Predicted 3D model of RNase P RNA and transfer RNA as a complex of 408 nucleotides. Rfam match: Bacterial RNase P class A. It is annotated as a ribozyme. Rfam links the family to the GO terms tRNA processing, dimeric ribonuclease P complex and ribonuclease P activity. Rfam describes the family as follows. Ribonuclease P (RNase P) is a ubiquitous endoribonuclease, found in archaea, bacteria and eukarya as well as chloroplasts and mitochondria.
[in-house]
RNA sequence: UAAGCAAGCUAAACGAUCGCAGCGAUUUUUCGCUGAGGAAAGUCCGAGCACCACAGGGUAAGGAUGCUGGAUAACGUCCAGUGGAGGCGACUUCAAGGAAAGUGCAACAGAAAUAAACCGCCUGCUCGCAGGCAAGGGUGGAAAGGUGAGGUAAGAGCUCACCUGGGUCAUGGUGACAUGGCUCGUACAUGUAAACCCCAUCCGGUGCAAGAUUGGUAUAAGGGCAUUCAAUAGUACCCGCUACGCCCUUCGUAAUCGCUUGAGCGCGCUGGUAACAACGCGCCUAGAUAGAUGAUCGUUCUCGACAGAACUCGGCUUACAGGCUUGACUUAAAAA
RNA sequence: GCCAACGUGGCUCAGGGGUAGAGCAGCUGAUUCGUAAUCAGCAGGUCGCGGGUUCAAUUCCCGCCGUUGGCU
Numbered sequence: 001u002a003a004g005c006a007a008g009c010u011a012a013a014c015g016a017u018c019g020c021a022g023c024g025a026u027u028u029u030u031c032g033c034u035g036a037g038g039a040a041a042g043u044c045c046g047a048g049c050a051c052c053a054c055a056g057g058g059u060a061a062g063g064a065u066g067c068u069g070g071a072u073a074a075c076g077u078c079c080a081g082u083g084g085a086g087g088c089g090a091c092u093u094c095a096a097g098g099a100a101a102g103u104g105c106a107a108c109a110g111a112a113a114u115a116a117a118c119c120g121c122c123u124g125c126u127c128g129c130a131g132g133c134a135a136g137g138g139u140g141g142a143a144a145g146g147u148g149a150g151g152u153a154a155g156a157g158c159u160c161a162c163c164u165g166g167g168u169c170a171u172g173g174u175g176a177c178a179u180g181g182c183u184c185g186u187a188c189a190u191g192u193a194a195a196c197c198c199c200a201u202c203c204g205g206u207g208c209a210a211g212a213u214u215g216g217u218a219u220a221a222g223g224g225c226a227u228u229c230a231a232u233a234g235u236a237c238c239c240g241c242u243a244c245g246c247c248c249u250u251c252g253u254a255a256u257c258g259c260u261u262g263a264g265c266g267c268g269c270u271g272g273u274a275a276c277a278a279c280g281c282g283c284c285u286a287g288a289u290a291g292a293u294g295a296u297c298g299u300u301c302u303c304g305a306c307a308g309a310a311c312u313c314g315g316c317u318u319a320c321a322g323g324c325u326u327g328a329c330u331u332a333a334a335a336a
Numbered sequence: 337g338c339c340a341a342c343g344u345g346g347c348u349c350a351g352g353g354g355u356a357g358a359g360c361a362g363c364u365g366a367u368u369c370g371u372a373a374u375c376a377g378c379a380g381g382u383c384g385c386g387g388g389u390u391c392a393a394u395u396c397c398c399g400c401c402g403u404u405g406g407c408u
Base pairs, nucleotide, nucleotide: 001332002331003330004329005327006326007325008324009323010322012300013299014298015297016296017295018294020035021034022033023032024031025030037306041317042316044315045314046313047312048311049207050206051205052204056239057238058237059236062203063202064201065200066199067081068080069079070078071077082096083094084093085092086091097198098197102196103195104192105191106190118137119136120133121132122131123130124129125128145163146162147161148160149159150158164187165184166183167182168181169180170179171178172177211257212256213255214254220250221249222248223247224246225245232243233242234241264283265282266281267280268279270277271276301304337407338406339405340404341403342402343401346360347359348358349357354391362378363377364376365375366374384400385399386398387397388396
C1' cells in the first nucleotide's frame, strides 16, 4: 500500500415562530417543564403482573429442549470450552443424545440395497457347463474400511506394517474430551430419529380486550335443545370437586384505577478469561383511550436509511442510505 | 392490542418424502344447416419467498411476506 478479519459508534446540526399531548403553577387564561427507537416492528421464546379451585389423582396423551462447564429472576438467550465442517490465515459456523431396544422408508438405475455375482479373473474338462474369487469394470447418494507389502491357480484382513474403528487400562482435565499403552481382523455390519420411537430434563390455562372499584341502565327480544343420578362450564382427556338449565342470533356495555420507579439508566471501582456480579455516587426519562410528538422560516454540511410507543421487562429474529472509530489482528508485495 | 388458520394451473380444491393431479374455464378437431350440449385430443405450474435436514422437499424444520377469521 492492497485485500481481509473482528468489535463498536452515529442515524444531519443550530435558532426563531405557531401548534399537539401530559404534568405543575396561576391573577382563570396564561406561564413553565417534559415528550419515540436501535429496532418502538414480527409476536418467536422467557418472566413479572392479573384472574381462573393456588391446578388434587390418573392417562403418559400433548408440547418444548438435547456436547461440557458457567452466567441469569428465567430462557430455546448469553459467555468460555470440546468435537465436526469451512478458510493459506486472522477467524467463522453447527437442532452436536441414542441407528448393537424395536418398527418403518430408501423412487429410478443396477445382477444384487443389507443382500450379492452382470461384465470380469482363475482351474478343470465332454467346450458350454462345473467349481473357486471378489482385485478391476459398470449402476447408484450409498455395494461389507484405506494405503503398501507378502501370499495365491486367481484372489481376499488370508497374513503383516501404518492409518482408521471397537474394547480396556493409565495419565491430564470439574467436565465434554485429549494423549499414550495393551488387545480385537466377524473390525456388529449402509443411510435416515428436522420418520415413528427410546433416554434425560422441563411445562396448569388464559392474556391488560387480564382484571379491580364506582355509578347508571336493563333484568330484554326471537329461535333451538334438555327435564335434575342428566346436560353444560371451570380451555387436552378421564375421575374427583365446584357452579348452574344450556346453546345460537339481535340490541346494549360509562367513568376511574391497572399505567409507568423498574430484575431501571449513567459513571467509578473491585472480583471474574468472559457472560456477569458486589459496592459507592449521581439521575428520573412519553403514558394517550379516535389515540400527542407536527408545520413554517433562516443558517450550515457530506443533503440525511429503516422506521414510529399503547401493561412492563430480559432475549431472539427481521429491516436499515451514508459516515466514523478501534486492534501488540491476518495474508500478499515492497522498503529498512 | 392479543390469539389463531391458510397460501398448489385463470377459478375452486386434492395430494403430507420418490420427478403434481381433478372439476370448471381456455385452445384444436369431430358432430350440426348453425349454436349449445356431447365425444376425442392439447396446452397451461419458480407448489408465496429465502435458508436448512435428507441421496431426494409441494410435503419435514426455521425465518420472512401476504390473506382471512376470532376476542371488549